Predicted 3D model of a 362-nucleotide RNA (Bacterial RNase P class A) from an Acidimicrobiia bacterium. The model forms 92% of the base pairs in the Rfam consensus.

[in-house]
RNA sequence: UGAGCUGGCCGGGUGGUCGCGGUCGGCCGCCCCAUCAUCGGGCAGCCGGUCGAGGAAGGUCGGGGCUCCGUAGGGCAGGGUGCUGGCUAACGGCCAGUCGGGGUGACCCGCAGGAAAGUGCCACAGAGAACAGACCGCCGAUGGGGUGGGGCUAAGGCCUCUCUCACAGGUAAGGGUGAAACGGUGCGGUAAGAGCGCACCAGCGCCCGGGGCGACCCGGGCGGCUCGGCAAACCCCACUCGGAGCAAGGCCGAACAGGGACGGGCGGCCCGCCCAAUGUCCCGGGUAGGCCGCGUAGAUGGAUGACCACCGGCGCCGCUUCGGUGGCGUUACAGAACCCCGCCUACAGGCCGGCUCGCCAU
Numbered sequence: 001u002g003a004g005c006u007g008g009c010c011g012g013g014u015g016g017u018c019g020c021g022g023u024c025g026g027c028c029g030c031c032c033c034a035u036c037a038u039c040g041g042g043c044a045g046c047c048g049g050u051c052g053a054g055g056a057a058g059g060u061c062g063g064g065g066c067u068c069c070g071u072a073g074g075g076c077a078g079g080g081u082g083c084u085g086g087c088u089a090a091c092g093g094c095c096a097g098u099c100g101g102g103g104u105g106a107c108c109c110g111c112a113g114g115a116a117a118g119u120g121c122c123a124c125a126g127a128g129a130a131c132a133g134a135c136c137g138c139c140g141a142u143g144g145g146g147u148g149g150g151g152c153u154a155a156g157g158c159c160u161c162u163c164u165c166a167c168a169g170g171u172a173a174g175g176g177u178g179a180a181a182c183g184g185u186g187c188g189g190u191a192a193g194a195g196c197g198c199a200c201c202a203g204c205g206c207c208c209g210g211g212g213c214g215a216c217c218c219g220g221g222c223g224g225c226u227c228g229g230c231a232a233a234c235c236c237c238a239c240u241c242g243g244a245g246c247a248a249g250g251c252c253g254a255a256c257a258g259g260g261a262c263g264g265g266c267g268g269c270c271c272g273c274c275c276a277a278u279g280u281c282c283c284g285g286g287u288a289g290g291c292c293g294c295g296u297a298g299a300u301g302g303a304u305g306a307c308c309a310c311c312g313g314c315g316c317c318g319c320u321u322c323g324g325u326g327g328c329g330u331u332a333c334a335g336a337a338c339c340c341c342g343c344c345u346a347c348a349g350g351c352c353g354g355c356u357c358g359c360c361a362u
Base pairs, nucleotide, nucleotide: 001358002357003356004355005354006353007352008351009350010349012311013310014309015308016307017306018305020052021051022050023049024048025047026046027045029043030042031041032040054333058344059343061342062341063340064339065338066245067244068243069242078241079240080239081238082237083097084096085095086094087093098112099110100109101108102107113236114235118234119233120230121229122228135175136174137171138170139169142166143165144164145163146162148161149160150159151158152157183201184200185199186198187197188196202226203225204223205222206221207220208219209218210217211216249292250291251290252289258283259282260281261280262279263275264274265273266272312331313330314329315328316327317326318325319324
């Protein structure tokens, strides 16, 4: 200096003029409680003080608090989670690691248990797709053919090699198909081949030693064992899970219409007394409504704003004495509703830290 990786943070400031919501205080009114209101309750006005969105308040995806309902205990069914260790009230979250994949690297990504428990599936292509398979090719017993070569014989003919046709069979080296074809390379071996044998490599299983809490890692030995993939198919294993949600839920609690009773009160009964029949009580209805739940923002149709000026940030254009300066544009995503912890998604612009690779100079 160029290109990147990664962690964290901010996301306008000041003033003025209007305006909104909560709350406190003061002033002045109106209404209600049969009357009065200084003491109760409600509503409105003015003045003043004070407080008033976010990093995501969003999506409502996971978890918890809180509330009500359900629940003896156990099991079945069903759902969720799924490498290891830790953190947490809990989580599908976070931190640190392991393994696998990607990148030269910083670093990033991973729904990452089990496929040698069982069942099932593997499109198309292909002969064959899982204790496989013979399409081409290779080899080849046997039979046929050649006006092919060689040898022997006096001749007929015989032997042998070679080419070719048919056809049992062998062969998984080679070709071809495919995402995938039942380890790889080499030597031996064979009619041709093949872990058929051997050496090395790779994988798997078992054993041993060492390291790590663990996932796992390192090293050695043995066994030709070579065993495909899919569990986001059923399934198996381990752990885990009751339901609904603040319109949860708790307290107080009418009036009218309409309907019913004839009584009601003095705590149960009788007497007695009192009240009432233009009356009283019950249903309507635990309805309407109010308060709490509810928070140092906090409604219950939802306040937290608008405009102007100046200063900032960023972009473009112009001038420049390279210090600056003028003009124009732009300044995002978004808006609490019971609370909290996370995740995911959106976002103009900007700040700080750590690291990697390349180039140049010393």
Taxonomically the source falls in Acidimicrobiia (Bacteria, Bacillati, Actinomycetota). The prediction has a mean pLDDT of 77. The sequence is in RNAcentral, with records from ENA. It matches the Rfam family "Bacterial RNase P class A". Its family is annotated with ribonuclease P activity, dimeric ribonuclease P complex and tRNA processing in the Gene Ontology. By type it is a ribozyme.